[in-house]
RNA sequence: GAACGGUAAUCCCAGUUUCGAUUGGGAACGAGUGGCGAACGGGUGAGUAACACGUGGGUGACCUACCUUUGAGCGGGGGACAACACUUCGAAAGGGGUGCUAAUGCCGCAUAACACCAUAGGUUUACGGAUUUAUGGUCAAACCUGGGGAUCUUCGGACCCGGGGCUUAAAGAGGGGCCCGCGCCGGAUUAGCUUGUUGGCGAGGUAAUGGCUCACCAAGGCAUCGAUCCGUAGCCGGCCUGAGAGGGUGAUCGGCCACACUGGAACUGAGACACGGUCCAGACUCCUACGGGAGGCAGCAGUGGGGAAUUUUGCGCAAUGGGGGAAACCCUGACGCAGCAACGCCGCGUGAGUGAAGAAGCAUCUUGGUGUGUAAAGCUCUGUCGACGGGGAAUAAGGCAGAUAGGGAAAUACUCUGUCUGUUUGAAGGUACCCGUAGAGGAAGCCCCGGCUAACUCCGUGCCAGCAGCCGCGGUAAUACGGAGGGGGCAAGCGUUAUUCGGAAUUACUGGGCGUAAAGGGCGCGUAGGCGGCCUGUUAAGUGAGAAGUGAAAGCCCACGGCUUAACCGUGGAAUGUCUUUUCAAACUGGCAGGCUAGAGGUUGGAAGAGGGAAGUGGAAUUCCUGGUGUAGCGGUGAAAUGCGUAGAGAUCAGGAGGAACACCUGUGGCGAAAGCGGCUUCCUGGGCCACACCUGACGCUGAGGCGCGAAAGCAUGGGGAGCAAACAGGAUUAGAUACCCUGGUAGUCCACGCCCUAAACGAUGGAUACUUGGUGUCGCGGGUGUCGACCCCUGCGGUGCCGGAGCUAACGCAUUAAGUAUCCCGCCUGGGGAGUACGGUCGCAAGGCUGAAACUCAAAGGAAUUGACGGGGGCCCGCACAAGCGGUGGAGCAUGUGGUUUAAUUCGAAGCAACGCGAAGAACCUUACCUGGGCUUAACUGCAUUUGAAGGUCGCAGAGAUGUGGCUGUCCUUUCGGGGACAGAUGUAGAGGUGCUGCAUGGCUGUCGUCAGCUCGUGUCGUGAGAUGUUGGGUUAAGUCCCGCAACGAGCGCAACCCCUGCUUUUAGUUGCCAUCAGUUCGGCUGGGCACUCUAGAGGGACUGCCUGGGCAACCAGGAGGAAGGCGGGGAUGACGUCAAGUCCUCAUGGCCCUUACGUCCAGGGCUACACACGUGCUACAAUGGGCGGUACAAAGCGAAGCGAAGCCGCGAGGUGAAGCCAAUCGCAUAAAGCCGUCCUCAGUUCGGAUUGCAGUCUGCAACUCGACUGCAUGAAGUUGGAAUCGCUAGUAACCGGAGAUCAGCACGCUUCGGUGAAUACGUUCCCGGGCCUUGUACACACCGCCCGUCACAUCACGAAAGUCGGUUGCACCUGAAAGCGGUGAGCUAACUAGCAAUAGAGGCAGCCGCUGACGGAGUGGUCGGUGAUUGGGGUGAAGUCGGAACAAGGUA
Repeated sequence: GAACGGUAAUCCCAGUUUCGAUUGGGAACGAGUGGCGAACGGGUGAGUAACACGUGGGUGACCUACCUUUGAGCGGGGGACAACACUUCGAAAGGGGUGCUAAUGCCGCAUAACACCAUAGGUUUACGGAUUUAUGGUCAAACCUGGGGAUCUUCGGACCCGGGGCUUAAAGAGGGGCCCGCGCCGGAUUAGCUUGUUGGCGAGGUAAUGGCUCACCAAGGCAUCGAUCCGUAGCCGGCCUGAGAGGGUGAUCGGCCACACUGGAACUGAGACACGGUCCAGACUCCUACGGGAGGCAGCAGUGGGGAAUUUUGCGCAAUGGGGGAAACCCUGACGCAGCAACGCCGCGUGAGUGAAGAAGCAUCUUGGUGUGUAAAGCUCUGUCGACGGGGAAUAAGGCAGAUAGGGAAAUACUCUGUCUGUUUGAAGGUACCCGUAGAGGAAGCCCCGGCUAACUCCGUGCCAGCAGCCGCGGUAAUACGGAGGGGGCAAGCGUUAUUCGGAAUUACUGGGCGUAAAGGGCGCGUAGGCGGCCUGUUAAGUGAGAAGUGAAAGCCCACGGCUUAACCGUGGAAUGUCUUUUCAAACUGGCAGGCUAGAGGUUGGAAGAGGGAAGUGGAAUUCCUGGUGUAGCGGUGAAAUGCGUAGAGAUCAGGAGGAACACCUGUGGCGAAAGCGGCUUCCUGGGCCACACCUGACGCUGAGGCGCGAAAGCAUGGGGAGCAAACAGGAUUAGAUACCCUGGUAGUCCACGCCCUAAACGAUGGAUACUUGGUGUCGCGGGUGUCGACCCCUGCGGUGCCGGAGCUAACGCAUUAAGUAUCCCGCCUGGGGAGUACGGUCGCAAGGCUGAAACUCAAAGGAAUUGACGGGGGCCCGCACAAGCGGUGGAGCAUGUGGUUUAAUUCGAAGCAACGCGAAGAACCUUACCUGGGCUUAACUGCAUUUGAAGGUCGCAGAGAUGUGGCUGUCCUUUCGGGGACAGAUGUAGAGGUGCUGCAUGGCUGUCGUCAGCUCGUGUCGUGAGAUGUUGGGUUAAGUCCCGCAACGAGCGCAACCCCUGCUUUUAGUUGCCAUCAGUUCGGCUGGGCACUCUAGAGGGACUGCCUGGGCAACCAGGAGGAAGGCGGGGAUGACGUCAAGUCCUCAUGGCCCUUACGUCCAGGGCUACACACGUGCUACAAUGGGCGGUACAAAGCGAAGCGAAGCCGCGAGGUGAAGCCAAUCGCAUAAAGCCGUCCUCAGUUCGGAUUGCAGUCUGCAACUCGACUGCAUGAAGUUGGAAUCGCUAGUAACCGGAGAUCAGCACGCUUCGGUGAAUACGUUCCCGGGCCUUGUACACACCGCCCGUCACAUCACGAAAGUCGGUUGCACCUGAAAGCGGUGAGCUAACUAGCAAUAGAGGCAGCCGCUGACGGAGUGGUCGGUGAUUGGGGUGAAGUCGGAACAAGGUA
């Protein structure tokens, strides 16, 4: 197959047939020739910082197959090559040879222009354009198919009409190439890059411009407006965020680009330097017969690997789109659908109503309850989704057949278009949707609940386990961990992680800053740049307005519409730019031109000045040298020593040498840009200021780079060197003292020439200009007034200070010399540390400078101010704080408490002051809490119920006792006779009990600062605020006591007073007290009597700075008088706000935890009483101011019935006996002692001292062994006044002396209290300690017992250096040189064309070869980046390491 030769397979029809098959025709068609497509569609983002992209332009410098429109044409020939046949090589992939053949394949010829070329002109133009004339030249094609009445015919056809195709030309549409303006990441620790580089002429090449390529010529081109280099990256529409400006991003969808295993190359073609084409090189994988071959999922699925992680080897071309075809149709992992994943967005459901016995369960619990909670159950309903059953789309337009109308045409044929009829096409899918049935039935989770941030309790745990976004939770009461109950939020999701923007005005364009918080360059000159006075004209770049073009679609926004709604989708609109073109305007900025004088500069005349450079010169002082006088020290310090000196120092006088610095003047005075500049004179020289006039005419300001100057120290060369003085030496100090102090002393300090270039180079304040209330000094110059003159006064300009207003500022503060109000320019900042370090660069002789990071680490670092606290800061003041005194402690012995040790136990607590004679005002048992052993388990104690019995007393037995067991005795009160009550036993129950833990869960109580004078509040005022003021100041006081002043005025708690004792007095009262007078007397206030006195104890008085003098404003102070008492008369009680997590759970109370036949309770015994030692508090002493003995005197306050107990008698005594008196101003304890008188002792370890020990006793008590006190006799220790250190006390005090009491059977050297005797001293506030007020500094706030620095040691982390070593990337100069293109050659080969009859020749071509370019590769030498590296350097971090003590206070040397 409707381009061609054909027929491998299949089917149909016909023929032949040996039934194997074969022939012809057809339907169809494998392989092949040919055409078109394959450059689209689909994927990916490696590369690319680029005309890649975006946007707007240019192309007169271009191309364009298929498509559309139009004109013209399609004549006539030729030679091949596949397929095929035969043969051959190879394992294969694949070839080779011979032969045949068709075409819309290929090649000549003809014809042809308006096409193209050449020549000669014309017109026009935007100048490689358009158009036109003439002549010459050149180039084309292919056929296929449907139908057809005549005519012709070899019956194939010719011919005619259609359709398709082909050729040529013009045009269109769409697509593309090239060029240009603008936009487009980071790094300057990348500053210079470039030789085809930049341009020209010519040529080549391309579709086309062009160094695109080549020859020649010129020496250009780019770059701080960032070239080159390095790093990173596809770009955009958009998307996320944001009020916007911006910032981030470039998935899905859309546009462009680039790529297709890596690198290179071309071929074909309209289009490629080509994802599913070719060639070469390379890496990799596979096949192999080892010769050689094959391959490229960044197409759709899928596999492996990697990874925290990303899907099905699905259905279909039904739709949309693409390619081919005349068409039917074929192809299409484009696409349409389905599957998987809550990955996202949207919608829906998991039920609704009612329902209180407020159920059960769970949780909590104040034990009544409360919460979950109308929640559930129950009752009444509904029916989405899901399930089941049934129905069931749209997406379909077309295609084919026929009919019909119209067009083409001669045509009723054919064909095209329209209409009609019939037929046919659905992957999704029996899906969406609809109906029905049953049925609340199948459907809720996740996070959170300390603050931010909505939501709270219990239990468990105990700095563990764990949480944590930030702050931070957890060490026994965790709203923070884990669980539970409850609650909050969101919801088919919820949390976490990662990332982006926001908040963040925290990079500040909108919209920040730089005195002290990070931040002004050390200072000037000046280049580029930025900015720039007044007037006029012009221009139109900026600027503004209008119009046109464009800004794709999608998205965002608005309106309407479609899916039940929404998400989603459709239609329309709006919006979008530094864009392009054009027109207009001309104020402002800019440009050009002209002018002006207010900015700037110049000329003239003055005055000031440590301005700079050079030379000279002067005196004082230090040191040294010489000489004189003179003698023993000098010097130095906190104190000393080193040092100097009898060889004559120091001191003093005279002379000399030398160097450095310039007293007084000297001054918040002057000059200079800053650094800086100081005797005097001269020379040279810069700048500023003032005055008057004239001149120039914006000439100005600032200033990146650049250049110059730049204290001290330091470096180099040469001088100089008096004093001073790093290093160094010595002496001190010290634990040490490489310091501070002292004695010396070298560099250096000085000069010349040259470097260095840094400072808290500071006003911590860049420069310029303008503006904005004031006061008061001072320096320079001028004007006015005025004067004899100096001065004073008013005023102008310039400098330099202080104080203050507005304003500003976080505050402090600044404030016309701004840190105010504005403009211009430069520099700089962006949390602390690491770090001004490393690396790199650059400068330097070096030291080092300039530039200047990161890793890592922290949650702060910092400023100003506030309140405290603190200071080896200051001022004022107080206190037995010191000083002045007296007496002690520390040494001894003993007592007592504590530590330690011991022990079965030595119960526990208290811990500087403010624990230690403390709890304990009294441990033999008890107490008692501890230990050992023996018992009890509703218990030693309480309530209730039941039951029994009174309770009790007494006697036995066992036992250590508790306890057990037995006997005797006893028979309570009340009653309504039932019972009730008390007590005891038993059983049961609710619950007891705990001196177990936590004083760091608490109440209460207490100590302490401290009886110190303070601590606060209301209102007002000031301050942004913390907060201040008041309360500070001047005085005064014991006192925040009072007075005065004051932006404060008042008030409260404290102070004082009110209370108690005491000192004087009055009055009342007079027993138990007292006794003056009277009487008696036993001589004792004993008695009568009295109440005067003493006293007792009630009530009063008294003292208030009231009076006087002086001082003072006053408060008040000093002195005096009177007075018992005088300035608070003495003492006590009384303890502000608070501090110390002070003390106490063992007084009591109490939360929580723990134990429950024991951590409870009872009993016996033991222990708390131990004893190498250490400390505290005491007693007694060491003696003569004493001790012994004898005599003798005087208190106060207490206590006494389980008591005090007299007299008398006994005992040496403790005590015993005795019993009077006393419930106590009556009686008793109860003689007070020291004292006084007398005597002995005479300085000794004693007539001191009394420990210790022995013996004998007394008393208490159930009981004195462990373990009491006392007595007598005997014994007779240490100790002779106490080291360092330390305590108390200021007057009726210290010291000394005794009395009493509480506790208590007994036990006192302790404690509390009472009286007796009775001093010394206080100059004073410098010092020690503590405290109060004001002020100052602070890096402290757990508050100086604070904070904090560095080395070393250990652990760990990141980084740098490093002999090297290993890679990446790249420059330069080379070697090699594949494929391919181009050029040359082409003796080999050669169908088409030409000539020729042919042979053959020619034209042309091909292979091959050569050259140029050329990838990979090789080798050399550089740059750069990175990895690693023995060792090394510093840095960071780290509960409890070492050494010191640098900083913060005057930090102990500012």
Notes: Predicted 3D model of a 1454-nucleotide RNA (small-subunit ribosomal RNA) from a metagenome. Its Rfam family is "Bacterial small subunit ribosomal RNA". Gene Ontology terms of the family: ribosome and structural constituent of ribosome. The coordinates come from a structure-prediction model, not an experiment, and the mean pLDDT is 85.